[in-house]
The part of an RNA shown here (small-subunit ribosomal RNA, 5' domain) has 487 nucleotides and comes from an uncultured prokaryote. The coordinates come from a structure-prediction model, not an experiment, and the mean pLDDT is 85.
Context: one part of a larger RNA
RNA sequence: GAGCGAACGCUGGCGGCAGGCUUAACACAUGCAAGUCGAACGAGAAGCUAUCCUUCGGGAUAGUGGAGAGUGGCGAAAGGGUGAGUAACGCGUGGGCAUCUGCCUUUGAGUGGGGAACAACAGUUGGAAACGACUGCUAAUACCGCAUACGUCCUUCGGGAGAAAGGCUUCGGUCGCCUUAAGAUGAGCCCGCGCCGGAUUAGUUUGUUGGUGGGGUAACGGCCUACCAAGACUACGAUCCGUAGCUGGUCUGAGAGGAUGAUCAGCCACACUGGGACUGAGAUACGGCCCAGACUCCUACGGGAGGCAGCAGUGGGGAAUAUUGGACAAUGGGCGAAAGCCUGAUCCAGCCAUGCCGCGUGAGUGAAGAAGGCCUUAGGGUUGUAAAACUCUUUCAGUGGGGAAGAUAAUGACGGUACCCACAGAAGAAGCCCCGGCUAACUCCGUGCCAGCAGCCGCGGUAAUACGGAGGGGGCUAGCGUUGUUC
Numbered sequence: 001g002a003g004c005g006a007a008c009g010c011u012g013g014c015g016g017c018a019g020g021c022u023u024a025a026c027a028c029a030u031g032c033a034a035g036u037c038g039a040a041c042g043a044g045a046a047g048c049u050a051u052c053c054u055u056c057g058g059g060a061u062a063g064u065g066g067a068g069a070g071u072g073g074c075g076a077a078a079g080g081g082u083g084a085g086u087a088a089c090g091c092g093u094g095g096g097c098a099u100c101u102g103c104c105u106u107u108g109a110g111u112g113g114g115g116a117a118c119a120a121c122a123g124u125u126g127g128a129a130a131c132g133a134c135u136g137c138u139a140a141u142a143c144c145g146c147a148u149a150c151g152u153c154c155u156u157c158g159g160g161a162g163a164a165a166g167g168c169u170u171c172g173g174u175c176g177c178c179u180u181a182a183g184a185u186g187a188g189c190c191c192g193c194g195c196c197g198g199a200u201u202a203g204u205u206u207g208u209u210g211g212u213g214g215g216g217u218a219a220c221g222g223c224c225u226a227c228c229a230a231g232a233c234u235a236c237g238a239u240c241c242g243u244a245g246c247u248g249g250u251c252u253g254a255g256a257g258g259a260u261g262a263u264c265a266g267c268c269a270c271a272c273u274g275g276g277a278c279u280g281a282g283a284u285a286c287g288g289c290c291c292a293g294a295c296u297c298c299u300a301c302g303g304g305a306g307g308c309a310g311c312a313g314u315g316g317g318g319a320a321u322a323u324u325g326g327a328c329a330a331u332g333g334g335c336g337a338a339a340g341c342c343u344g345a346u347c348c349a350g351c352c353a354u355g356c357c358g359c360g361u362g363a364g365u366g367a368a369g370a371a372g373g374c375c376u377u378a379g380g381g382u383u384g385u386a387a388a389a390c391u392c393u394u395u396c397a398g399u400g401g402g403g404a405a406g407a408u409a410a411u412g413a414c415g416g417u418a419c420c421c422a423c424a425g426a427a428g429a430a431g432c433c434c435c436g437g438c439u440a441a442c443u444c445c446g447u448g449c450c451a452g453c454a455g456c457c458g459c460g461g462u463a464a465u466a467c468g469g470a471g472g473g474g475g476c477u478a479g480c481g482u483u484g485u486u487c
Base pairs, nucleotide, nucleotide: 001487002486003485004484006483007482008481009480010479013359014358015357016356017355018354019352020351021317026315027314028313030312031311032310035074036073037072040071041070047064048063049062050061051060052059053058081270082269083268090195091194092193093192094191095190096189097188099187100186104183105182106181108179110177111176112146114144115143121136122135123134124133125132126131152161153160154159166175167174168173196242197241198240203233204232205231208230209229210228211227212226213225214224215223245267246266247265248264249260250259251258252257272293273292274291275290276289295306296305297304298303323349325348326347327346331345332343333342334341335340362392363391364390365389372383373382374381375380396428398423399422400421401420402419406414431476432475433474434473435472436457437456438455442471443470444469445468446467452459453458
């Protein structure tokens, strides 16, 4: 000098764009953050209409209606958060294969005929609750056989094994379902190279290193297991210890390099702590399940419930970091044939000079160089065209009126916002640090090695340009200084 997710002190007018718990991966009240499909299925409340009855309160039946549940499908593995762990094929880069891939695209063949249940519901019943138990009834694109199967899988090459579901329809069709091949996308695994410090860590390892048989996986493999061999790594730093998410990037620097990894983007890891599997095309399964633990809450003491490192918000910690806001209008996502529903993703608004950028706080004329202040050699000098005064202007802020694009077939949270027009009046808008040298800027008074200053050198003991005040001056400016930190 430059930088910052900064903080602190003094000060503070407006706008645009960005950023905003770096600390306790501490604990969390409350609300919301993942649903959707009636064109898969059975049943069906309120309401409305009609008829009948009526004790005039209403009731019954039929139709319509479709709430809230249930079965089933898809989604919930995305999106969003955090950086605790991890020095590792974790990341980066370049290769590779022994693999899987829902939805999507292309493609071949098929979609025949049967069956048995379980919710919902009804009845009985347990429990304070959470939640159940028993009996009975029922549908399906839920479940299970049979048939068929070019191609598929297995094979001793003889053969063997394995599917399906229907819905809607204007009856033309359309959306599905099963199986096959290919693609796309996504994922899994392997390898070369690169990625912090410590030797005051020198030896480490027994599924360890390799082989064979077997098992397991979507898949290779000590991944697992039995047996056999005795190997494998290491001063080119193994092992151990400490620290740390990695990268694109960011900051600095002429560069080489050094430092760093907030925001945005890619990958990884985690979801109260530890462990486990289930479901599924796919699981670290944040808002799933089971077990154990700590903590909190409810309880009728028998037993239950919970997990903000989602968005807001609270307490706590801290030098320090925001609203319990609006909307699905746009972009994107889930479901649905669609209408649409959901979406704290997202788009917006609110708060904060936290940063960057822009603008303003007026302009012109104005010497009796006014008054006042300060200095003075008492003549004057300086503040100073500064003010006053006169003549103008109205950006921004203010008031009134109009009023978008963004989105169009229609739909605008933002928003009566941006922007445009009119009106009034210089009106509402300047501070902070410094002035001994480095380093731009000097005098007086007070103080008297005191009080104090200080980044370094150093100032202060009676004439202090260095302390405190004043006048004057210098620098930057809605900021200016200080502290911290990086180059």